[in-house]
């Protein structure tokens, strides 16, 4: 230098299936009343559709979901597992421009791991996620000390990062 195999854990990471909860008596649909000309993610333009046989909107009644996300269980693959942020770009919804949302691709950067607290953003939601900050825990390596002739270990302090660490082979 290369390869192989492993370890860390508030069950480490991700995926799939499944159960209940929440979403929510919400969206939507129908009817009625009011309303009276607009509505089709937002802002503009074009086109199309619906609309005085009544649009948007509001109220009442009846019927009444789903998705994303989280929790439990099972299975599978694994230890940059994987996750996140920025930028560019592609697709989606009739077309064009900007923007928002969702799903991808490329690239740069960050993170050893799982939590807690505070602020902000997102979200139905102090569920979760992201950003910033704070103080700890835990695993690993290095240095120093306890502490001594040597060895194996233990405890403490400080610091680093997974492109790391441990073992074996060439």
């Nucleotide at each position: 230098a290369a390869g192989u195999a492993g370890a860390g854990g508030u069950u480490g990471c991700a995926u799939u299936u499944u159960a209940a909860a929440a979403g929510a008596g919400u969206a939507a649909u129908a009817u009625g009343u009011a309303g009276g000309a607009u509505g089709c993610g937002u802002c503009a333009g074009c086109a199309g559709c619906a609309g005085a046989a009544g649009a948007a909107u509001a109220c009442a009644u009846a019927u009444g979901a789903a998705a994303g996300g989280g929790u439990g269980a099972a299975a599978u693959g694994c230890c940059g597992a994987a996750a996140g942020a920025g930028a560019a770009u592609u697709c989606a919804g009739g077309c064009u421009g900007a923007u928002a949302u969702g799903a991808g691709u490329u690239u740069u950067c960050u993170u050893g791991g799982g939590g807690a607290u505070a602020g902000g953003a997102u979200u139905a939601a102090c569920a979760g996620u992201c950003c910033u900050a704070u103080a700890a825990c835990u695993g690993u390596c290095a240095u120093c000390u306890u502490a001594c002739c040597a060895g194996u270990g233990a405890a403490g302090a400080u610091g680093g990062a997974g492109g790391g660490c441990u073992a074996c082979u060439u």
The RNA shown here (Lysine riboswitch aptamer) has 170 nucleotides and comes from a bovine gut metagenome. The prediction has a mean pLDDT of 80. Its Rfam family is "Lysine riboswitch aptamer". Rfam links the family to the GO term lysine biosynthetic process.